This is a predicted structure of a 72-nucleotide RNA (transfer RNA) from a Minisyncoccota bacterium. RNAcentral holds the sequence, with entries from ENA. Taxonomically the source falls in Minisyncoccota (Bacteria, Bacillati).
RNA sequence: GGGCCCAUAGUUCAACGGCUAGAAUCGCGGUCUCCAAAACCGCUGAUCCAGGUUCGAAUCCUGGUGGGCUCG
Numbered sequence: 001g002g003g004c005c006c007a008u009a010g011u012u013c014a015a016c017g018g019c020u021a022g023a024a025u026c027g028c029g030g031u032c033u034c035c036a037a038a039a040c041c042g043c044u045g046a047u048c049c050a051g052g053u054u055c056g057a058a059u060c061c062u063g064g065u066g067g068g069c070u071c072g
Stems, first nucleotide, its partner, number of pairs: 001071007010025004018055001027043005048064005
């Protein structure tokens, strides 16, 4: 340098182009307990960046950034 794949919550993962992006876990609050843990209930929190297509984009297209694999 060429080719392919990946990027969503603090973390691990979901989400035919369609309604408010969901779950587990972490954190916080509550119930329970003499106290704590566990359990149960609730809350907070995210689409790598910039354009394009579309009535509508996390999803499709282009470019960029970062990471991985591979060829030379």